[in-house]
């Protein structure tokens, strides 16, 4: 100094005027307090809460899928197995079964799974007679395809084949080592296509609505008018049966109200220090309160100060002076995830030039 890898942090600060919606205090006129994010944003997993039988049982449908752990939960995370990329640092991984069964594997090809199949071709024996040709054997080679039933050698035979051996690749058994995935010996018969992101199978989870949940107040109205279903079971129950609850319930038409107050933020919180673990997290101990609006409030000027960029001006130290600051906008809470976006630090990899 050039390409890189991965991690950790910030998101200006401080006052001063104005406004904008919370809340305390005031009779008021004022005043004090404190007011977005790391993603507040997709709403994509997940779990709290709230209702519905304080959620049953089965089928049906979903998800998720290497192994341990973490955790309220996860599809997140964490630490390892295997596999794959890269020189590396370091990063991806829809990674259960294919001997349960069923299906599919275009086009080509002789055959696409049958202990299958012979275009071209080796060999063997007749014919024939110099173009072959007809039975047999064969499966090395060629050829075709993603894929052709183990691969390379060497013996072996007419010619070949795991036919036979050596080694390597599977696959099965034994032993060791590990909680485990799953790693390493040995030994055997020699040999088994692939697709589960096709249907299935196994495991393991999962009731359903969503704060417009849901409770209460107020106002208004009337026990409205017609028409259907109902204990031979409305309705909950929103896929179906059981099953529990047990009177209501549905359609048309004409009205009424379409305010407020709980739910709302103090919680798996956040800091910090000690422990315990490789971590992911978990304990304890102190310390602290950090928006709660409802058509929806959190901004705007000025100063000074930090930062980053260029001008000028200095030998430099640094000075003057112009100019910038990215994405985006809480609506019940929280765990992730993914996406969007501006900068600093760090630590490692790798060239390169110079000492």
């Nucleotide at each position: 100094u050039g390409a890189g890898u991965u991690g950790a942090c910030c998101a200006g600060g401080c006052a001063a005027u104005c406004g904008c919606g919370g809340c305390c205090g005031g009779c008021g006129a004022c005043g004090g307090c404190g007011g977005a994010g790391g993603a507040a944003a997709g709403u994509c997993c997940g779990g709290g809460c709230u209702c519905c039988a304080c959620a049953g049982g089965g089928c049906a449908g979903g998800a998720u899928g290497c192994u341990g752990g973490a955790u309220a939960a996860c599809g997140u995370c964490c630490a390892g197995u295997g596999g794959g990329a890269g020189a590396g640092a370091u990063c991806c991984c829809g990674a259960g079964g294919a001997u349960a069964g069923c299906g599919c594997c275009a086009c080509a090809g002789a055959a696409a799974u049958g202990u299958a199949g012979a275009c071209c071709g080796c060999c063997u024996g007749c014919c024939g007679c110099c173009g072959g040709g007809c039975a047999g054997g064969c499966a090395a080679g060629g050829g075709u395809g993603c894929a052709a039933c183990g691969g390379u050698g060497c013996g072996g035979u007419a010619a070949g084949a795991g036919c036979g051996c050596a080694c390597c690749a599977g696959c099965g058994g034994c032993c060791g080592g590990g909680u485990g995935a799953c790693c390493g010996g040995c030994c055997g018969g020699c040999u088994a296509g692939g697709c589960a992101a096709g249907c299935c199978c196994c495991a393991u989870c999962c009731g359903g609505a969503g704060c417009a949940a849901g409770a209460c107040c107020a106002a208004g109205u009337a026990g409205g008018a017609g028409g259907g279903a109902g204990a031979u079971g409305a309705a909950g129950c929103g896929g179906c049966c059981c099953g529990c609850u047990g009177a209501u319930c549905c359609c048309u038409c004409g009205g009424g109200u379409u305010g407020g107050u709980c739910g709302c933020u103090a919680g798996a919180g956040c800091u910090g220090c000690a422990g315990g673990g490789u971590a992911a997290c978990c304990u304890g101990c102190a310390g602290u309160c950090g928006a709660g609006a409802u058509a929806a409030a959190u901004g705007a000027u000025u100063g000074c100060c930090a930062c980053c960029g260029g001008a000028c001006c200095g030998c430099a130290a640094g000075g003057u002076u112009c100019g910038g600051g990215a994405c985006a906008g809480a609506a019940c809470c929280c765990g992730g995830c993914u996406u969007a976006u501006g900068g600093u630090c760090a630590a490692c990899u790798u060239g390169g030039a110079c000492g």